[in-house]
């Protein structure tokens, strides 16, 4: 330096143009328990970053920044 893939709450993820962005963990409150655990409820907290393109972008183009991988 070329090319490809990956970037979503605190942690792992799913989501292929209109979803209230779902799931588990985790952390909070209660409920149950003498107490802790366990189980039950409700809560917490997320789309790297900027442009585009669309009536609408997490998603699709551009560009950028991080990670990783080939390869000269």
């Nucleotide at each position: 330096g070329g090319c490809c893939c990956c970037g979503u709450g605190g942690u792992g993820u799913a989501g292929u143009g209109g979803c209230u962005a779902g799931c588990a963990c985790g952390c909070g409150a209660g409920a149950c328990u003498u107490u802790c655990a366990c189980u039950c409820u409700c809560g917490u907290a997320g789309c790297g970053c900027g442009a585009g393109u669309u009536c609408g972008a997490u998603u699709c183009u551009c560009g950028u920044c991080g990670g990783g991988g080939c390869u000269a």
About this RNA:
A computed fold for a 72-nucleotide RNA from a Thermoleophilaceae bacterium, annotated as transfer RNA. It matches the Rfam family "tRNA". The family's RNA type in Rfam is transfer RNA. The coordinates come from a structure-prediction model, not an experiment, and the mean pLDDT is 82.